[in-house]
Context: one part of a larger RNA
């Protein structure tokens, strides 16, 4: 190759949109590319198989069959793929009502911290395990009053919420994507996956030019300690923030791809719609659709554990694994302003 796999063993792309490409609902008709069935021919000879025969057997050898799974050409079958053409209304979408929501921007607000300014005040204040650097009589700490700035919105907050993932949390406006729920009015398989591509893409980290209050790598000192390049303190500058470009990586996790469909069930929480009841309540039951949780038949697993949110039973389609190291490294490529991604070996070893 075949085959097995892919929560946690080696394996699922960070996410998404979407090209080629693979798959593809019910149903008439019509073609005969795939398919099936047949007939022709053609598959050299030797061999293999089979029957029969020659060498006193027998290897050997001779004859005559079969087979040769193949290709081609013809003629038939229409289930099924597949092409054409016509319908459907269940997937897919479009319409019209409705309510949830930390989606983005933009302005505004308080509550703390720092720091300036003035006031009371007067020796400590700070900080640990216990001190020490530090700050304080040039008057701190603590108190009132006022100002300036910068970043973050306590309680509400909840295994709630919104999103394709990264992620969103104070309040008003603004701009806008997406699901949900209810009608069932329109379209009529328009659908699924996606190699390549493209675009999003946490923190750090980088250009350029604001900004800096808190907070803090580096760094400095003080302590601890045999040492202390540390864990603990006092300070502290890049960052942290905004604008705009870059960078493209995370334990980027549910360590679990994306669609579909089918397989007991309790128990909660979030959003919506029906019913019935009625004490008319922001009620109670009962029912349903989506969305999140949690505990469990079967079944699954190597075991933990999963379990209508399956890692259960199918099917499509796409990435991915193949003993550890050496290495996600060399070495080329493509990409970056650089730091470095992306691709991606071997020799040698065990």
């Nucleotide at each position: 190759u075949u085959g097995g796999g892919c929560g946690u063993a080696a394996a699922g792309c960070a996410c998404a949109u979407g090209u080629a490409g693979g798959c593809g609902g019910c149903u008439g008709c019509g073609c005969a590319a795939g398919u099936u069935g047949g007939a022709u021919g053609u598959g050299a000879a030797a061999g293999c198989c089979c029957a029969g025969g020659g060498c006193u057997c027998a290897a050997c050898c001779c004859u005559g069959g079969a087979a040769g799974u193949g290709c081609a050409u013809c003629c038939a079958a229409a289930a099924c793929u597949g092409c054409g053409u016509g319908g459907c209304u269940u997937g897919a979408g479009u319409c019209c009502c409705g309510g949830a929501g930390g989606g983005c921007c933009c302005a505004g607000a308080g509550a703390a911290u720092u720091c300036c300014c003035g006031g009371u005040g007067u020796a400590g204040a700070g900080g640990u395990g216990a001190a020490a650097u530090u700050c304080g009589u040039a008057g701190a700490u603590a108190u009132c009053g006022g100002g300036a700035g910068g970043a973050a919105u306590a309680c509400c907050a909840g295994u709630g919420g919104c999103g394709a993932a990264g992620g969103c949390g104070c309040u008003g406006g603004g701009c806008u994507g997406g699901a949900c729920g209810g009608g069932u009015a329109c379209u009529g398989a328009c659908g699924c996956u996606g190699a390549g591509a493209u675009g999003u893409g946490a923190a750090a980290g980088c250009g350029u030019g604001g900004g800096g209050a808190g907070c803090a790598a580096a760094c400095a000192g003080g302590a601890u300690u045999a040492g202390a390049u540390a864990c603990c303190c006092u300070g502290g500058u890049a960052g942290u923030c905004c604008a705009c470009g870059c960078u493209g990586u995370a334990a980027a996790c549910g360590a679990u791809g994306a669609g579909u469909g089918c397989u007991a069930g309790g128990c909660g929480g979030c959003g919506g719609g029906a019913g019935a009841g009625u004490u008319u309540g922001a009620c109670c039951c009962u029912u349903u659709c989506g969305u999140u949780g949690u505990c469990g038949a079967a079944g699954c697993u190597a075991a933990c554990g999963c379990g209508u949110u399956a890692a259960g039973c199918a099917c499509u389609c796409c990435g991915c694994c193949u003993g550890g190291g050496g290495a996600g490294u060399a070495c080329g490529g493509c990409c970056g302003c650089a730091a470095g991604g992306c691709u991606a070996a071997a020799a040698c070893u065990c």
Molecule: small-subunit ribosomal RNA, central domain
Organism: uncultured bacterium